[in-house]
The prediction has a mean pLDDT of 84.
Transfer RNA from an uncultured Clostridia bacterium, 72 nucleotides, folded computationally.
It matches the Rfam family "tRNA". Rfam classes the family as a transfer RNA.

């Protein structure tokens, strides 16, 4: 150096071009003599960055930064 992949809550990931989600996890309450499990409820994001296509981008396209991986 060259191709390929990836990037969305705080984690670990979903999201078919048309309102951004789910566990986990935090906080609060319920249950308990207390914890812990379990039940409610809350709380959650400039969707990695600049631009381009569209009536409309997390999505589709170039480019650049991390990271990951082949390959000389």
């Nucleotide at each position: 150096g060259g191709c390929g992949g990836u990037a969305u809550a705080g984690c670990u990931c979903a999201g078919u071009g048309g309102c951004a989600g789910a566990g986990c996890g935090u906080u609060c309450g319920g249950u308990u003599c207390a914890u812990a499990c379990c039940c409610g409820a809350a709380u959650g994001g400039u969707c990695g960055g600049u631009g381009g296509u569209u009536c409309g981008a997390g999505u589709c396209c170039a480019c650049c930064u991390g990271c990951c991986g082949c390959u000389a």